[in-house]
């Protein structure tokens, strides 16, 4: 330089109204490493600052126990948990929006 690069609300129930609350249900970005949402580490969202713009810097950044098997595993198999940015709207990881957007990255 070019391509690619986030998944999920099906049923019940309340109620004027909820894909939002309540019961049950689904989903899991990249790179390390014994196969990892919940170890390290990154990215994106947010939030200050510089900057006419493009951008650039700085800060923040969620959430795991147990048992088993192994030379080795908070990564495998068993059980039982927990977590998921901002705006909007009956209160939202799952539904609209910013985004046909950034981007870790992978590939050619």
């Nucleotide at each position: 330089u070019u391509u690619c690069a986030g998944g999920g609300c099906g049923g019940g129930g309340u109620g004027c109204a909820a894909u939002u609350c309540c019961c049950c249900a689904c989903u899991g970005g990249c790179g390390g490493u014994a196969c990892a949402g919940c170890c390290c580490g990154c990215g994106a969202c947010c939030a200050c600052c510089c900057g006419c713009a493009a951008g650039g810097g700085u800060g923040c950044u969620g959430a795991c126990c147990u048992g088993g098997u192994g030379a080795g595993a908070c990564u495998c198999c068993g059980g039982g948990g927990c977590c998921a940015a901002c705006g909007g709207u009956a209160u939202a990881g799952u539904c609209c929006g910013g985004a046909u957007g950034c981007a870790a990255g992978a590939a050619a």
The prediction has a mean pLDDT of 86. Predicted 3D model of a 108-nucleotide RNA (FMN riboswitch aptamer (RFN element)) from uncultured Faecalibacterium sp. NCBI's taxonomy places the organism under Bacteria, Bacillati, Bacillota, Oscillospiraceae, Faecalibacterium.